[in-house]
SAM riboswitch aptamer (S box leader) from Hymenobacter lucidus, 113 nucleotides, folded computationally. The sequence was found by an Rfam model in a public genome assembly. The source organism's lineage runs through Bacteria, Bacteroidota, Cytophagales, Hymenobacteraceae and Hymenobacter.

RNA sequence: AAUUUAUACAGAAGCGGCGAGAGAACAGGCUCCCUGACCCGCUGGCAACCUUCAUCCAAUGAAAGGUGCCAAUUCCUGCCCGCCCGGCAUUGGUCCGGCGGGAGCUAUAAGUC
Numbered sequence: 001a002a003u004u005u006a007u008a009c010a011g012a013a014g015c016g017g018c019g020a021g022a023g024a025a026c027a028g029g030c031u032c033c034c035u036g037a038c039c040c041g042c043u044g045g046c047a048a049c050c051u052u053c054a055u056c057c058a059a060u061g062a063a064a065g066g067u068g069c070c071a072a073u074u075c076c077u078g079c080c081c082g083c084c085c086g087g088c089a090u091u092g093g094u095c096c097g098g099c100g101g102g103a104g105c106u107a108u109a110a111g112u113c
Stems, first nucleotide, its partner, number of pairs: 002112007013043005021032003026078004044070003048067003051063004079102006087095001
């Protein structure tokens, strides 16, 4: 790198450094950012998975050792299915908007290779 399984609407600060962008890819939005974001370091914290304990299993709780994480739901959407509303009226279709569900992508952990 690939792949399997699980989880992703909760949670989590300060100081120092750097100096202009950042929020995974592409696109459309929206938001953060010189009142210094992003990123890096130190300290602190959170608790998803592994680990340990309560206890033999599960569930639950605790701890914080290994990873991880500490703006906004994976920030929202883009693909599929269903429902609702609007466009003179009816039927059918299409398009736009909204809502719900699912997938996909991504991230993290534990394994496999």